[in-house]
Formats: sequence, structure tokens, C1' cells
RNA sequence: GCGCGGGAGAGACCCUGCGAUUCGCCUCGAAGGUCAAAGACCGACGAGUGGAUCAAGGGGCGCCGAAGGAGCAACCGCCCCGGAAUCUCUCAGGCAAACGGACCGCGC
Repeated sequence: GCGCGGGAGAGACCCUGCGAUUCGCCUCGAAGGUCAAAGACCGACGAGUGGAUCAAGGGGCGCCGAAGGAGCAACCGCCCCGGAAUCUCUCAGGCAAACGGACCGCGC
């Protein structure tokens, strides 16, 4: 380094929301259809509107430490140079499961 197995912590948090699906409603439009006509009625679908579910992106508060990164330095190293924690920070990352995961075991 590769393969296999194990492997912790912490809100499936709140607001907003491009957009999507679905159900309903009245209003408007409407291909087409029914009635002998006038006119009336039905009407796929479209616009508007209300509910439900999902949701790119944006914002907010709280929290975690075991990718990475940074800090302290017991210790290793004869000195220099250098290495160095599961401690500390929380930039990054993460906070259901999955994925990931320091580190540990086995094999090559």
C1' cells in the first nucleotide's frame, strides 16, 4: 500500500425556499361533444387558487471529535536537525440508517 473483519461521539433541529408530485375548489380560457335551431349543457386540457408530500439553494441556533489541519510537549533521538498522543482547538469535517471513520486484528 491492497483485500477482509471490528470500529465511538454529537439536533432525522428551526426558518426560508427554485422546483416536482398529488388531491380539491371556485373563477377565467378551451380542443371536442350532446340537444333540430336559438340557446343551453357536458367537457380532456391550460391559467389562477387552497391543502398534503418531497425538495436544489440560502440563513439561524445548539452540539460532537476518531478523516484532514493546527497547538502544547511527556517521551524518542548523543547534540543540531528531526519525530512525537486517543491531550487541547474546532479551520475543515460530522450530528437516524447508509457512506465515511483515527485506531485494532488477519492475509498478501